The RNA shown here (c-di-AMP riboswitch aptamer (ydaO/yuaA leader)) has 148 nucleotides and comes from uncultured Selenomonas sp.
RNAcentral holds the sequence, with entries from MGnify.
The organism belongs to Selenomonas, within Bacteria.
The coordinates come from a structure-prediction model, not an experiment, and the mean pLDDT is 78.

RNA sequence: AGCUGAAUCCAGCCCAGGAGCGGGGGAACCAAACUUUUGGGGCGAACUUCACGAUUGCACAGCGCUUUGCCGACUGUGUGAAUAAUGCAGCGGGUGGUCUUCUCUACCCGAGCCCGGCAGCUAACCUCGUAAGCGAACAGAGAGAGGA
Numbered sequence: 001a002g003c004u005g006a007a008u009c010c011a012g013c014c015c016a017g018g019a020g021c022g023g024g025g026g027a028a029c030c031a032a033a034c035u036u037u038u039g040g041g042g043c044g045a046a047c048u049u050c051a052c053g054a055u056u057g058c059a060c061a062g063c064g065c066u067u068u069g070c071c072g073a074c075u076g077u078g079u080g081a082a083u084a085a086u087g088c089a090g091c092g093g094g095u096g097g098u099c100u101u102c103u104c105u106a107c108c109c110g111a112g113c114c115c116g117g118c119a120g121c122u123a124a125c126c127u128c129g130u131a132a133g134c135g136a137a138c139a140g141a142g143a144g145a146g147g148a
Stems, first nucleotide, its partner, number of pairs: 002134003008019003020130006030120001039118001040115004047090002050087002055081008063072002065069001091110006101143004
C1' cells in the first nucleotide's frame, strides 16, 4: 500500500458535541403454551455430530478376616457415564490489490468478552458503541455488469 472489524468523517479544545455506521431495550398483532440452578440472555463467523478419553458407577467371579457381613480393598470380565486436549466430517466466517457480483480454486479462522436473576417479535420512544489488532515489494483463474 492494504486486511479483520460497526469502529469513519466533521467540529472543538469555553459550553459539547454533530453526521454516518453499528448494537441493545421497548406496544398492538403474531408467536410461545410455556418454563423457572438443568438458570436465562447479549455482542461475535466463532457452532454441531461422532471418535478418543483423566476418571468413575453398577453386576458377577476370585481374594482377605478379631467381625462371615449385600463387610473391606485389590485383580479380572461385562456394561454404562464422561473433563480437557486432539482427530474426521458437516456447517459457518475471512483473504488472494481497480471496485462489485457469481463460479472455480488455494490458503487461513471457528476465539474472546459482557449482562446479573432479567429481556420473544415489536411502531412510537429510550439507550449504548464508534475500539482493538494485523501487515510489504509482491499480488490465483474464468465469466458478467459498471466505472476508469